[in-house]
C1' cells in the first nucleotide's frame, strides 16, 4: 500500500389503551417498527478544507423466506423478492421542509410487519488482524 487469500469479532426494530367473542396482541378502533451498501442541496463539529461525523422503510441495489435444478451431505447455481404521491423552497427536489398515503416471507394459531417456531440457524455488510507487495 490495497485487488485477491486465510482467520476473528459484531451484525432488526416494533401492539400501549379499548370493542366484539367461549376464544383474537391475528378480527374491529387505535398505537407501534424501518436490516445493509449507494446517492444525498439538510443537520452537526472543527484545525475553514479536495475535511468529519450523521441523514431515504416505499431512488439503485443487497440479504433473509421462499421455488426449481445439480448433490449422500456441506453447499452451489438459477428464479423469485413489498410499498409514494401532492403541495413548497430552488438553477436542480427520487432524498429538503409540509401533508396526506402505502408497504412488509413460511409455519402455528380466531385471519399475525408486532406473539411463539424453524433461529443458540443463515446474512448482505461493518470493524479488526494475518498473509503478500514495497
Nucleotide at each position: 500500500g490495497g485487488a485477491a487469500u486465510u482467520c476473528u469479532u459484531c451484525g432488526g426494530g416494533g401492539c400501549a389503551g379499548g370493542g366484539u367473542g367461549a376464544a383474537a396482541u391475528u378480527c374491529c378502533c387505535g398505537a407501534c417498527c424501518g436490516a445493509c451498501g449507494g446517492u444525498g442541496a439538510g443537520u452537526c463539529u472543527u484545525u475553514u478544507a479536495u475535511a468529519g461525523a450523521u441523514a431515504a422503510g416505499u431512488c439503485c441495489g443487497u440479504g433473509a423466506c421462499c421455488u426449481g435444478c445439480a448433490g449422500c451431505a456441506a453447499u452451489g447455481c438459477a428464479g423469485c423478492u413489498g410499498a409514494a404521491c401532492c403541495g413548497g423552497u430552488g438553477u436542480g427536489a427520487a432524498u429538503c421542509c409540509g401533508g396526506u398515503a402505502c408497504c412488509g416471507a413460511c409455519a402455528g394459531u380466531a385471519c399475525a410487519g408486532u406473539c411463539u417456531g424453524g433461529a443458540u440457524g443463515g446474512g448482505a455488510g461493518a470493524a479488526g488482524a494475518u498473509a503478500c507487495g514495497a
Molecule: FMN riboswitch aptamer (RFN element)
Organism: Lachnospiraceae bacterium XBD2001